The RNA shown here (c-di-AMP riboswitch aptamer (ydaO/yuaA leader)) has 149 nucleotides and comes from a soil metagenome. Rfam family: c-di-AMP riboswitch aptamer (ydaO/yuaA leader). Rfam's curators write: This family represents a conserved RNA structure found upstream of the ydaO and yuaA genes in Bacillus subtilis and related genes in other bacteria. The sequence is in RNAcentral, with records from MGnify.
[in-house]
RNA sequence: CGCCGAGUCCCGCUCGGGAGGUCCGGGCGGGAGCGGGGGAACCGCAGGGUCCGUUGCAGGUCCCCGGGGCGAAUCGGGCGAACACAGCCCGUAGCGCAAGCUCUUUCAGCGCGAGCCCGACAGCUAACCCCGCAGGCAGUCGAAAGAGA
Numbered sequence: 001c002g003c004c005g006a007g008u009c010c011c012g013c014u015c016g017g018g019a020g021g022u023c024c025g026g027g028c029g030g031g032a033g034c035g036g037g038g039g040a041a042c043c044g045c046a047g048g049g050u051c052c053g054u055u056g057c058a059g060g061u062c063c064c065c066g067g068g069g070c071g072a073a074u075c076g077g078g079c080g081a082a083c084a085c086a087g088c089c090c091g092u093a094g095c096g097c098a099a100g101c102u103c104u105u106u107c108a109g110c111g112c113g114a115g116c117c118c119g120a121c122a123g124c125u126a127a128c129c130c131c132g133c134a135g136g137c138a139g140u141c142g143a144a145a146g147a148g149a
Base pairs, nucleotide, nucleotide: 002137003136004135008032009031010030011029012028013027014026015025016024017023033133034132035131036130037129038128043123047064048063049062051060052059066121067118068117069116070115075091076090077089078088079087094112095111096110097109101148102147103146104145105144106143107142
C1' cells in the first nucleotide's frame, strides 16, 4: 500500500507514553453509521406414546425424540477393531482473492468450505426492546467486456 470480517468515524472528561505536536494508547460517557437478536395482526406450522375426557372430535396431564442463534462454512460418499465414535480422504451447496479509482459480469487460476454461543426457549413480524463495533492475515502482480466517478 492491501486482504477476510458488521467490526468504522466524531465529540466531552480523565489517566498514561513522548522533547514536542492538531501524535499514540487506555478508561468512562454521548452521537452518527454499519451489523445482529427478540418482538403483533395476517399468513404459516403444530411429531409419537400413557392417562383423564368425549357418542366421536376437541381439550388437559405426564414421558420420549429436543429446539434455536452468529457465520460462506452445508450436504453426500469412502476408509476406519463387527455397529458406532475420534481421525483421515474424495467431492459438493456456498464463500473469498488477484491493487492503473470503484462496481458488475465472463473465462482460466489459487484458496476456504471452520469454529463458537443459547440452555428446554424464540416461525414471520409494525410499534417497541436488547446486543456487537472484534479477531486474524498476504508478499502475490491473469485475460476480456460494460457502467460510473
Its mean pLDDT, the model's own confidence on a scale to 100, is 76.